Annotation
This is a predicted structure of a 475-nucleotide part of an RNA (small-subunit ribosomal RNA, 3' major domain) from an uncultured bacterium. The RNAcentral record of the full RNA draws on ENA and SILVA. The prediction has a mean pLDDT of 85.

[in-house]
Context: one part of a larger RNA
RNA sequence: UGACGGGGGCCCGCACAAGCGGUGGAGUAUGUGGUUUAAUUCGAUGCAACGCGAAGAACCUUACCAAGGCUUGACAUGUCACGAAUCCUGUAGAAAUAUAGGAGUGCCUUCGGGAGCGUGAACACAGGUGGUGCAUGGCUGUCGUCAGCUUGUGUCGUGAGAUGGUGGGUUAAGUCCCGCAACGAGCGCAACCCUCGUUUUUAGUUGCCAGCAUUAGGUUGGGCACUUUAGAGAGACUGCCGGUGACAAACCGGAGGAAGGUGGGGGAGGCGUCAAGUCAGCAUGCCCCUUACGUCUUGGGCUACACACGUACUACAAUGCUACGGACAAAGGGCAGCGACACAGCGAUGUGAUGCGAAUUUCGUAAACCGUAGAUCAGUUCAGAUCGAAGGCUGCAACUCGCCUUCGUGAAGGAGGAAUCGCUAGUAAUUGCAGGUCAGCAUACUGCAGUGAAUUCGUUCCCGGGCCUUGUACA
Numbered sequence: 001u002g003a004c005g006g007g008g009g010c011c012c013g014c015a016c017a018a019g020c021g022g023u024g025g026a027g028u029a030u031g032u033g034g035u036u037u038a039a040u041u042c043g044a045u046g047c048a049a050c051g052c053g054a055a056g057a058a059c060c061u062u063a064c065c066a067a068g069g070c071u072u073g074a075c076a077u078g079u080c081a082c083g084a085a086u087c088c089u090g091u092a093g094a095a096a097u098a099u100a101g102g103a104g105u106g107c108c109u110u111c112g113g114g115a116g117c118g119u120g121a122a123c124a125c126a127g128g129u130g131g132u133g134c135a136u137g138g139c140u141g142u143c144g145u146c147a148g149c150u151u152g153u154g155u156c157g158u159g160a161g162a163u164g165g166u167g168g169g170u171u172a173a174g175u176c177c178c179g180c181a182a183c184g185a186g187c188g189c190a191a192c193c194c195u196c197g198u199u200u201u202u203a204g205u206u207g208c209c210a211g212c213a214u215u216a217g218g219u220u221g222g223g224c225a226c227u228u229u230a231g232a233g234a235g236a237c238u239g240c241c242g243g244u245g246a247c248a249a250a251c252c253g254g255a256g257g258a259a260g261g262u263g264g265g266g267g268a269g270g271c272g273u274c275a276a277g278u279c280a281g282c283a284u285g286c287c288c289c290u291u292a293c294g295u296c297u298u299g300g301g302c303u304a305c306a307c308a309c310g311u312a313c314u315a316c317a318a319u320g321c322u323a324c325g326g327a328c329a330a331a332g333g334g335c336a337g338c339g340a341c342a343c344a345g346c347g348a349u350g351u352g353a354u355g356c357g358a359a360u361u362u363c364g365u366a367a368a369c370c371g372u373a374g375a376u377c378a379g380u381u382c383a384g385a386u387c388g389a390a391g392g393c394u395g396c397a398a399c400u401c402g403c404c405u406u407c408g409u410g411a412a413g414g415a416g417g418a419a420u421c422g423c424u425a426g427u428a429a430u431u432g433c434a435g436g437u438c439a440g441c442a443u444a445c446u447g448c449a450g451u452g453a454a455u456u457c458g459u460u461c462c463c464g465g466g467c468c469u470u471g472u473a474c475a
Stems, first nucleotide, its partner, number of pairs: 001475002003472003007469007015459002019423005026314008034305002042053002064300007073125001077124002079121005086103007107114002127289002130287003136283002138278003141274001143272001148187006154163003167178003193266004198234007207224003212221002237260001240254005316416001321374006332363003337356002341352004382413001387408007429451007
């Protein structure tokens, strides 16, 4: 000087407390451990691994296993020889592939050849999701959006170092003020960026409709007021008033205002820590394999199942369930696509098909909600697992192993022990919708809106963190 202390002081955070809802019990989905297996590919492992890499394993993917093949190779560059490329057909085979036959003779040319493609030969080489993340780059997580981390000159100290960064206030903040052997500066904080909230103006189609005419309908004429869209501005700065304070910084209250003290949300993550994670995104040193640890194909596996754990979904019902009727979104996507509409089907869906590269067309009926009716507290008209049958869709192909529909079947589950998690406002809870991935497959993920709470006395305690101080046999 640090680190540590079941030392002290001050302060903060959904850290506790105050509340609301969960997890832990059930069934299922999914990930992991374990076990099994020919293989169940690999990685991730306290917080910070476990719906994680994977924004989607039937084949492919695929790295694993079995079997069948190839050896200059599936891929690159170089040399030589032959042949245009390419297409069609037969045979063997699970396919890869092997083999036979036929069609075909192109482009440029200085007629030597060349470009491009295919086949063959020999060798330089290719290739490796093989190892090492403790050899590395790059990227990322984390403490933590915590308020810290440094430096120049000066001063003090023999020196390691100290001072500045301490102190008194204050702040979300090393934020600002005052004081001070310090005076400055840099990286962080804040601001600048995006978005939401108010308003002015410009513009008025594909958007809108107040008044006028018209219609089944903003449908048409008309209009651009309003809504809305998207460009440019305005607006908030403790600016104003009162009080407190040290005449400061600032804090408390108030006015005006759409908004008030960082207005809400996002993006943005200092010096560093964890030899944290990643050699399987990519790159890369070294080591290793080279008729195989490379590569092609078929089939299987990654989907196994006495069990254990994590994360979710659905429930256990009456603030509910079922049937019928009625209402209101936002944000997105669409051409190998979205598909109106009509018809067929109980339905999944099928057939035909207007329109639309979309403020025009379409996905597209939002659901909770409201109204009426039923059953009346039961393992039930709760719950839907499991299983049987019949179908639909995608795709070369749904047996291992997809999703959906209809009919039947109707398991556990009576609100969940110890323990434990999230959340302070348009939040929690609850309700649907969309998107990416994607042929098909979503209870996951990323977004979007609808309805919409309770509580916070406070900082004694638990956890994490910041500053000062003290002790130390630790570095």